RNA sequence: GCCAAAUAAAAGCCGAAGCUCCGUGACCGGAACACGGGGGAACCAUUCGUGGGGUGAAUGUCAUUUGAUGACUAGGGUAGCCUUUCAACCCGAACCCGUCAGCUUACCUCGCAGGCUCAUCAGAAAGGCUCA
Numbered sequence: 001g002c003c004a005a006a007u008a009a010a011a012g013c014c015g016a017a018g019c020u021c022c023g024u025g026a027c028c029g030g031a032a033c034a035c036g037g038g039g040g041a042a043c044c045a046u047u048c049g050u051g052g053g054g055u056g057a058a059u060g061u062c063a064u065u066u067g068a069u070g071a072c073u074a075g076g077g078u079a080g081c082c083u084u085u086c087a088a089c090c091c092g093a094a095c096c097c098g099u100c101a102g103c104u105u106a107c108c109u110c111g112c113a114g115g116c117u118c119a120u121c122a123g124a125a126a127g128g129c130u131c132a
Stems, first nucleotide, its partner, number of pairs: 011117004018033001020031004035111005044102001051100001052097004060072004075091004080129007
């Protein structure tokens, strides 16, 4: 000097899961705010059991070599932020309650995790917002 790989920081992405304070050896525990979910009247709505329901974008269709796989799809994500349109690339899972829950004021209650990315990666247009 060149090439390749790994790790970390910073920055950022999915997600409700972020900031501050206290204790502490601590990324451990606790508190409050912010954010998110569930239960729960009247009125209204609902009539079924092959039980029903919840979080989540994650529903459904077809095919198939019978064992799992493939194609598509409702829906969802992508870099200053919001909405709309176009383009390209992706996701389209998993878990929980336990015979029980429609909506739902008051009220009650729970969560506040986890995972991921590496150099023009990280596209464009319109209307706004913010910052310089």